[in-house]
Context: one part of a larger RNA
C1' cells in the first nucleotide's frame, strides 16, 4: 500500500422487514445435463450457463451420421487452349455425377485477316478451401461488480524510502453533489447538465385525420431554477413545509458503464498469429441425424375453479405492419378455410373483428362437476417439390393428472405489481419464446437488529 477478520464507527440498495403475486407438486412447452444412438454437430456452466448464441432445424438451414460421388476443386487471381452465352430432347440413377443427340453464332475494334471484352468447357501448376485446434498467441465485442462513486495526474509539501498529502475532517447530497475547514494549490477520467421521449401551454402550418375558439398531426419556442413565503442550519452548503402551478426539489421514462476485476465469454458473426489436413479433417447429392427417452435441474404456459365456466347482447384502445405484400364487399363452408377481386406504394385501403378483460341478461350450484384440458380415435384445411421420421390449424369423438403444492426459493415501491388483450421481428408454413404496444388497476414500507451485495474511515494480521 493491498487484501482479509465469524473486528468497530457511519452509510446506502426490493438487501432485510411490511405486503402482494409466484416457482418447487400436476399436465404441456422449451433449454440443460445424463443416458441412448451411425449421428443425436459445436458453443456457453454459481452470482455473470440452462426460452442463451438461435429474430424460426421437414429438405436448405447443417457444421454431425450413412451411403453415392468429385479432385486446381462450390469460390479468387494468373498461363495456355477450344468454344458465343443458352435453351431443349433421350437414356441410366435416389440425387450429384455420367451419357447421347438437337438447337443456337451475339458484343467492341476492324474491308478483311485477325484481335479485344464478358462467358462458358478443357490442361496445367501456383494455388483454392478447412464451422479443424489453440479466446491460455491476439483484435474486435459482450457479460460482471455497477449507473456504484469512485480512479487518477501536474506542481508543492511531508517521510532515508515504499508511500503520504490533495481525495482526511464537520456539515451536506443520489453523487470525490456543494459548503465549510485545512500544507496543499489545480487538473483530468467519471456524477450532474447537454441528447431522444411522455406530462402544460403559446405561435406557425396542414392533407389523407376532424364532433371544428375544437381534437389529432408535424415543427419552433415557454414553462421548473429551491425561484416566492415560513421554520431550522455555522442563517453556509442545504434540509422539513407552505402557496402558486400541467409538472416540485433529480418531474417520470430511455440512451449514456470511469481506472480496473474475474489468464470471465466468444478462433463457430467476422478479423487474426501459430499448428495442422490438402484424391481429405475440402467440395457436391440422397437419406437420416439435430425432435431420441428409465431419469435430474432449469425458465415458461395451462390449471386445479363460483371474485368462477357457458350462452347471448352491448361498450371502451395504443402501437404497429403491408406491393414477390395486406387483401375489402359479396358468395360457400359448422369450422379450419375457399372462391372473389374492390381498394392501397397508405393519417386515405387492408390487416382490423365490436381488442380483451369490463358491464348487463339467463343457466349452472360445490361435484373431478357444464372446472381442468393432457391424451388418443376418425374426418379435413392451408403452406410447401415434399408435411412417415417432423408442420400448423379446425370439426366430430375421447377427457388424464390436477381440489393451491415439502424443505427451500424468486420478483415488484406505483400508473408499478397482479391481471387483460393487441401488434412485430424471424417467416413458404410454424411462438406458450422475444420485443414492443396499451384496457383495468392494488397492497405494503414500523423501521435498519439480523441475511446478501457495495461505499467512506478505523483497527488487527504469522497474509501478498
Nucleotide at each position: 500500500u493491498g487484501a482479509c477478520g465469524g473486528g468497530g464507527a457511519c452509510c446506502c440498495g426490493c438487501a432485510c422487514a411490511a405486503g402482494c403475486g409466484g416457482u418447487g407438486g400436476a399436465g404441456c412447452a422449451u433449454g440443460u445435463g445424463g443416458u441412448u444412438u451411425a449421428a443425436u454437430u459445436c458453443g456457453a456452466c454459481a452470482a455473470u450457463a440452462a426460452g442463451c448464441g438461435g429474430a424460426a432445424a421437414a429438405c436448405c438451414u447443417u457444421a454431425c451420421c450413412a451411403a453415392g460421388g468429385c479432385u486446381u476443386g462450390a469460390c479468387a487471381u494468373c498461363u495456355c487452349u477450344g468454344g458465343a452465352a443458352u435453351c431443349c430432347u433421350g437414356c441410366a440413377g435416389a440425387a450429384a455425377c455420367g451419357u447421347a443427340g438437337g438447337a443456337g453464332u451475339g458484343c467492341c475494334c476492324g474491308c478483311a485477316a485477325g484481335g479485344g471484352a464478358g462467358c462458358c468447357a478443357g490442361a496445367u501448376g501456383a494455388c483454392a478451401g478447412g464451422u479443424g485446434c489453440u479466446g491460455c498467441a491476439u483484435g474486435g465485442u459482450u457479460g460482471u461488480c455497477g449507473u456504484c462513486a469512485g480512479c487518477u495526474c501536474g506542481u508543492g509539501c511531508u517521510g532515508u524510502g515504499a508511500a503520504g498529502u490533495g481525495u482526511a475532517c464537520g456539515g451536506u447530497u443520489a453523487a470525490g453533489u456543494c459548503c465549510g475547514a485545512u500544507a496543499a494549490c489545480g487538473a483530468g477520467c467519471g456524477c450532474a447538465a447537454c441528447c431522444c421521449c411522455c406530462a402544460u401551454c403559446a405561435u406557425g402550418a396542414g392533407u389523407u385525420a376532424c364532433u371544428a375558439u375544437g381534437u389529432c398531426u408535424c415543427a419552433u419556442g415557454a414553462a421548473a431554477c429551491u425561484g416566492a413565503c415560513u421554520a431550522c442550519a455555522u442563517c453556509a452548503a442545504g434540509u422539513a413545509g407552505u402557496a402558486g402551478g400541467a409538472a416540485g426539489g433529480c418531474g417520470g421514462g430511455g440512451a449514456u458503464g470511469a481506472c480496473g476485476u474475474c489468464a470471465a465469454a466468444u478462433c463457430a458473426g467476422c478479423a487474426u498469429g501459430g499448428c495442422c489436413c490438402u484424391u481429405a479433417c475440402g467440395c457436391c447429392u440422397u437419406g437420416g441425424g439435430c425432435a431420441a427417452c428409465a431419469c435430474a435441474c432449469g425458465u415458461g404456459c395451462u390449471a386445479c375453479a363460483a371474485u368462477g365456466g357457458g350462452u347471448a347482447a352491448u361498450a371502451c384502445a395504443a402501437a404497429g405492419g403491408g406491393u414477390u405484400g395486406c387483401u375489402a364487399a359479396a358468395u360457400c363452408g359448422c369450422a379450419a378455410g375457399a372462391u372473389g377481386g374492390a381498394g392501397c406504394u397508405a393519417a386515405u385501403c387492408c390487416c382490423a373483428a365490436c381488442a380483451a378483460a369490463a358491464u348487463u341478461a339467463c343457466c349452472c350450484c360445490c361435484a373431478g362437476u357444464u372446472c381442468a384440458g393432457a391424451u388418443u380415435g376418425a374426418g379435413g384445411u392451408c403452406u410447401g417439390c415434399a408435411a412417415c421420421u417432423c408442420g400448423a390449424c379446425c370439426u366430430c369423438a375421447u377427457g388424464a393428472a390436477g381440489u393451491c403444492g415439502g424443505a427451500a426459493u424468486c420478483g415488484c415501491u406505483a400508473g408499478u405489481a397482479a391481471u387483460c388483450g393487441u401488434g412485430g421481428g424471424u417467416c413458404a408454413g410454424c411462438a406458450c419464446a422475444c420485443c414492443a404496444c396499451g384496457g383495468u388497476g392494488a397492497a405494503u414500507a414500523c423501521g435498519u437488529u439480523c441475511u446478501c451485495g457495495g461505499g467512506u474511515c478505523u483497527u488487527g494480521u504469522a497474509c501478498a
Small-subunit ribosomal RNA, 3' major domain from a bacterium, 464 nucleotides, folded computationally. Its mean pLDDT, the model's own confidence on a scale to 100, is 83. It was read from a public genome assembly.